[in-house]
RNA sequence: AGAGUUUGAUCCUGGCUCAAGAUGAACGCUGGCGGCAUGCCUAAUACAUGCAAGUCGAACGAGAGACCUUCGGGUCUCUAGUGGCGAACGGGUGAGUAACACGUAGGGAACCUGCCCGCGCACCGGGAAUACGCUCUGGAAACGGAGAACAAAUCCCGAUGUACAGGAAGGAGGCAUCUUCUUUCUGUGAAACAUCCUUUAGGGGAUGGGGCGCGGAUGGACCUGCGGUGCAUUAGUUUGUUGGCGGGGUAAAGGCCCACCAAGACGAUGAUGCAUAGCCGGCCUGAGAGGGCGGACGGGCACAUUUGUGACUGAGACACGGCCCAGACUCCUGCGGGAGGCAGCAGUAGGGAAUUUUCGUCAAUGGGCGCAAGCCUGAACGAGCGAUGCCGCGUGAGUGAAGAAGGCCUUCUGGUCGUAAAGCUCUGUUGCGGGGGAAAAAAGGCAACAUCAGGAAAUGGGUGCUGACUGAUGGAGCCCCGCCCGAAAGUCCCGGCUAACUCCGUGCCACCAGCCGCGGUAAUACUGAGGGUGCAAGCGUUAAUCUCAAUUAUUGUGCGUAAAGCACACGCAGCCGGUUUUCUAAGUCGUAUGUGAAAUCCCCCGGCUCCUCCUCUCAUCUACAUCUUAUACUGCCAAGCUUGAGUCUAGCAGAGGGGGGUAGAAUUCCAUGUGUAGCGGUAAAAUGCGUAGAUAUAUGGAGGAACACCAGUGGCGAAGGCGGCCCCCUGGCCUGUUGCUGACGCUGAGGCACGAAAGCGUGGGGAGCAAAUAGGAUUAGAUACCCUAGUAGUCCACGCCGUAAACGAUGAGGACCAAGUGUUGGGGGUGAAACCUCAGUGCUGAAGUUAACGCAGUGAGUCCUCCGCCUGGGGAGUAUGCACGCAAGUGUGAAACUCAAAGGAAUUGACGGGGGCCCGCACAAGCGGUGGAGUAUGUGGUUUAAUUCGAAGCAACGCGAAGAACCUUACCAGGCCUUGACAUGGGAUGCGAAGAUGCAGAGAUGCAUCGGAGGUCAACAUCCACACAGGUGGUGCAUGGUUGUCGUCAGCUCGUGUCGUGAGAUGUUGGGUCAAGUCCCGCAACGAGCGCAACCCUUGUGGCAUGUUGCUAACAGGAAAAGCUGAGGACUCAUGCCAGACUGCCGGUGACAAACCGGAGGAAGGCGGGGAUGACGUCAAAUCAUCAUGCCCCUUAUGGCCUGGGCUACACACGUACUACAAUGGCGGCUACAAAGAGCAGCGAGACAGGGAUGUCGAGCGAAUCUCAUAAAAGCCGUCCCAGUUCGGAUUGGAGGCUGCAACCCGCCUCCAUGAAGUUGGAAUCGCUAGUAAUCGCGGAUCAGCAUGCCGCGGUGAAUACGUUCCCGGGCCUUGCACACACCGCCCGUCA
Repeated sequence: AGAGUUUGAUCCUGGCUCAAGAUGAACGCUGGCGGCAUGCCUAAUACAUGCAAGUCGAACGAGAGACCUUCGGGUCUCUAGUGGCGAACGGGUGAGUAACACGUAGGGAACCUGCCCGCGCACCGGGAAUACGCUCUGGAAACGGAGAACAAAUCCCGAUGUACAGGAAGGAGGCAUCUUCUUUCUGUGAAACAUCCUUUAGGGGAUGGGGCGCGGAUGGACCUGCGGUGCAUUAGUUUGUUGGCGGGGUAAAGGCCCACCAAGACGAUGAUGCAUAGCCGGCCUGAGAGGGCGGACGGGCACAUUUGUGACUGAGACACGGCCCAGACUCCUGCGGGAGGCAGCAGUAGGGAAUUUUCGUCAAUGGGCGCAAGCCUGAACGAGCGAUGCCGCGUGAGUGAAGAAGGCCUUCUGGUCGUAAAGCUCUGUUGCGGGGGAAAAAAGGCAACAUCAGGAAAUGGGUGCUGACUGAUGGAGCCCCGCCCGAAAGUCCCGGCUAACUCCGUGCCACCAGCCGCGGUAAUACUGAGGGUGCAAGCGUUAAUCUCAAUUAUUGUGCGUAAAGCACACGCAGCCGGUUUUCUAAGUCGUAUGUGAAAUCCCCCGGCUCCUCCUCUCAUCUACAUCUUAUACUGCCAAGCUUGAGUCUAGCAGAGGGGGGUAGAAUUCCAUGUGUAGCGGUAAAAUGCGUAGAUAUAUGGAGGAACACCAGUGGCGAAGGCGGCCCCCUGGCCUGUUGCUGACGCUGAGGCACGAAAGCGUGGGGAGCAAAUAGGAUUAGAUACCCUAGUAGUCCACGCCGUAAACGAUGAGGACCAAGUGUUGGGGGUGAAACCUCAGUGCUGAAGUUAACGCAGUGAGUCCUCCGCCUGGGGAGUAUGCACGCAAGUGUGAAACUCAAAGGAAUUGACGGGGGCCCGCACAAGCGGUGGAGUAUGUGGUUUAAUUCGAAGCAACGCGAAGAACCUUACCAGGCCUUGACAUGGGAUGCGAAGAUGCAGAGAUGCAUCGGAGGUCAACAUCCACACAGGUGGUGCAUGGUUGUCGUCAGCUCGUGUCGUGAGAUGUUGGGUCAAGUCCCGCAACGAGCGCAACCCUUGUGGCAUGUUGCUAACAGGAAAAGCUGAGGACUCAUGCCAGACUGCCGGUGACAAACCGGAGGAAGGCGGGGAUGACGUCAAAUCAUCAUGCCCCUUAUGGCCUGGGCUACACACGUACUACAAUGGCGGCUACAAAGAGCAGCGAGACAGGGAUGUCGAGCGAAUCUCAUAAAAGCCGUCCCAGUUCGGAUUGGAGGCUGCAACCCGCCUCCAUGAAGUUGGAAUCGCUAGUAAUCGCGGAUCAGCAUGCCGCGGUGAAUACGUUCCCGGGCCUUGCACACACCGCCCGUCA
């Protein structure tokens, strides 16, 4: 000293929470020792039992007992009584009390004080009563009663008295009553002895005690100022109340009490009431100011079972262990009566989370009594119990690497627990045993001695010295010796805050959690373990408190938008107040004095070994009182001043207010005329009005309300608010001149006035508009939006209400602090202007300020004064109480409970049925399809033993699969194998491996025979045991890799700089342009990277080179024909290398740019066409079944082998295709023109056979040579004649062919026969912009066989695009936002 938590991120506001300290604590786990402290916070509940206040024989008499005796008596002890002192202290508790109870400082001319101290004085006489005892007697007891006789006293009575009280006179003093001194009168009114010594017997002396007076000391009573608490949802209280006169009473003042008189007294500076509470020194915390607390210790107070009351005694009580009375409670009882009071010490019950022993001793300290010895003392000192707290000590120290065993983890090498242990050496605190010798204790009493003063002496007194005696604690502490590591460590935590990490288990379960939060199969957050961090005889938790919290802010916050300025003015009290001077000294500053108890805190020395603790010294105690000084500032009194404020006067502007009158336009209504079928209304309609004459139009009339244009971020007003014109009454502002008053001012709790609209009351008025209401529409509904009607109301008068987003969300007043510009009203100035100035009203903006936005002389700037208000969100402006109101309601205004946020401003995205710009077969314009039929194929669903698995909007569905009869195959049934079909490693054995044949079997497999590799090792086979193999088992939400998609969209970023508190911004935005963040210009940006483009392949033109297997113009040969042959390189073609296209040229547009438009030339023109190429990222997108891989799972099975089946099922639904529905056609015949490919387990010419699929023989070709291989559509000729057909070909029957171990489930092809649906397809929907769509055929991969699929190839070859309003998708800028898993968002209400 801070930290966590609101958000995608940021700054701020703001709450919640944490880290620190501390406790009379409690609970959980654990527990070795000692010292010092501390221990019913709850039931001021009830108490069994014991003890806690007695003592004195030196006050008095009596009785009993013991001992001694010279028998006369003496001594000692005990008991009850009379008497004295004490019992009012000490000890406990905190119920009551908001008070002179406490604290502090004072007061008295208004008081008392036993024992103690000092001084002075005095001490005479008498008397009866009564207890105890005795005799009777009542009662259960407690407790008494009666009688007779009787003793004493320090008991009682009387006398005297310095004394006290009162009166009178005089003197002195003071503060009114008064005080004091002197004289005098009257009244009241004391006493007590005991013990000892001595004696000259009268007495004297000593000690203790007693009386009176004065004084002191101590203790107490009374009065006063100030101080310390919550509620105003307690605002009025009071009748002995406030005061006076006179009495009473008291120790004493006083309404303390009484009679009479007066009507006062207290209160917003909080009376009264209610609630709570004992107060203080101090304790805890805090930097301090403060906040909380008042347990132990100390000082006051109050109380004593409870409630209420009373007095007695006494110096002192209205009395904790005294009394009387009443009520409650408990106990005893013989029912008639009695007894009791632990908030004393122990202890018990109860309550409670919770608080001790029915201990020892008077040894010390202190108290009571006593001359004293002494007695009493639950005060006190000690011990016991409790880790309740603080402090100290210990549980060992050194050495010790084979880094042991074991645990845990592991990437399997190792790491860690860890020098830790063991082992060796040593010590001995605490502990156990034994021994020794101090202190608390001598200042005491007793005894002896000495000495001093006095005395006749003795006793006695003072001082000194000596001696013995006195210890509860305590078998303690301290010291010494012996013994042995032997007996002594836990607890919380380890996701962040906050120091400390891994494994297993669990699987939104069980749990954890102070806040945020964790847990849904890889949890550092749960549980356990290993390891680690912290503290340590304790550690955690809970409770309550302070701090952090500037989160109640005096120090030290705020109020435009976060909570917060009253709707606005006036104004009493209050607060604050211009300038000069005098005075005063209240505030203020200083000196001094007194007090501020001790303890505590702070500093130092000292004593227990140290520490806690104890002792001593100093400082402090921030405060109060008194005296005194100073006079700057504030205040009071006084006198001035003119700047603040006000006023006279001359002018000015204005929807300022109130009252009265009046004008025109318009709406509506009425009357009449003209006129006829509609009007009205809406997006479209309908309700409605209208042939009984509407709407329209014309004239006349009625009535109410509001005032177009002017009109303006113009004016006026405190705000609400104010708008035709005229008149009357009236408030305020402003300006000029500078005459007058002389601080008269500002603010303003309460108070009072005004206060939009709506609403209320009474009475008018009512044209239009219009809540409610009615009807018509809209709609799923429509108690709405739209329409037709329409009542309160709106208007006026009077009276209420008193609230609004009553807003500038900004209280009022004053001073100071850059500019620029517009405007309203004055003044100065000018010929007119310019310009200057005052008061308003706007905009921009500097400094400053602000969390930012923004504000900025009209401040949200810098200061001063006063008022109001705020203190997390919700509950709630609710409940309740009170006040106001006719009511509606308004004002004031909580709590329980609940959440960890709620909120402000700004940022980046995403989104919008927001805006702007732009693009795309996105729409539009076209062409052809799909959706209807049949078939093929994929999917869903269903079925099944199994119909293996995956893919799921676009971006799954002729997809993985470029080809499931077996195999594939992962699925199912059955039969088999278990180190295994496959890999590596160890050991043992080997006469017989591969292969062939036979038998059994569905086969795997088994058996047998032949065979003959190899024979050190190796290889192979078998067997054994283990490591392991194996898994198309799970998790694509643990992953790598690969892929899809947005999207071939034009974007995505970085460095430095700059701006911003920051997230971020700028750059990348803007103006043009482009297919493009393409390029140019501008610019706080300047550059750069990944993307775009280009580089690559292909195609389109040409040149050069080469020329076989390709080509054939010329020459030659050859023929039935053919580049067939010689030959050639001209052409085509092939291959390679070049050229070519760059807005290069011209014109125009554009900004002299980039670029665009048009043109020329050119094979090709503005990216020539096509392909490959896919930025940052998004979708937890797809794939664990291509492959790889973490973790989990199976291991005679979820692995492996085999046979058969299944993946091909079939009511149905969807996607993608093929073939069609026909005449732009079908069929038959004839006849042209390709490209690109493939081929040796192959393509297969040709010939023959067959009607055909095909078969037999088989040349050539590893291919520019041979083969597949006839391209088809097209063209020509013929036929069909619009029909379920000469269309269409499904389905089915039959007969064949091919591949293959094998075509039943389940292949393809051929032929014959059969000849289904279908006549152009609903809603909806797809593709395509040129060699494209459409249409036609050809080839290839896979492949034994099996394409309508897929991948390629060429042939024929269109139509349309006005354009960007709309649908979809995308890009850029901007705007709004309460969204950020981001509109498939968020969120409200009802119901369950």